Model confidence (mean pLDDT): 81 of 100. This is a predicted structure of a 78-nucleotide RNA (transfer RNA) from Acetothermia bacterium UBA3574. It was read from a public genome assembly. Rfam family: tRNA. Rfam's curators write: Transfer RNA (tRNA) molecules are approximately 80 nucleotides in length. Lineage of the source: Bacteria > Bacteria candidate phyla > Candidatus Bipolaricaulota.
[in-house]
RNA sequence: CGGAGAGUAGCGCAGCCUGGUUAGCGCGCAGCGUUCGGGACGCUGAGGUCGGCGGUUCGAAUCCGCCCUCUCCGACCA
Numbered sequence: 001c002g003g004a005g006a007g008u009a010g011c012g013c014a015g016c017c018u019g020g021u022u023a024g025c026g027c028g029c030a031g032c033g034u035u036c037g038g039g040a041c042g043c044u045g046a047g048g049u050c051g052g053c054g055g056u057u058c059g060a061a062u063c064c065g066c067c068c069u070c071u072c073c074g075a076c077c078a
Stems, first nucleotide, its partner, number of pairs: 001074007010027004020058001029045006051067005
């Protein structure tokens, strides 16, 4: 430098293709209950600028443009 993939809650991911109210799941975390206690289970809850900036649209995590970061492959250099 070229190609491909990824970025959504603390962690791992779905949702995107085919736009539609308040963005979800598992684990973890907090509180409560069961227990002498722990573990385990159950209930409730907190936690998100959906990588960034623009555009299209009545409406964008989703479509379009540019940019950033990470991973893989190739090229180049040595």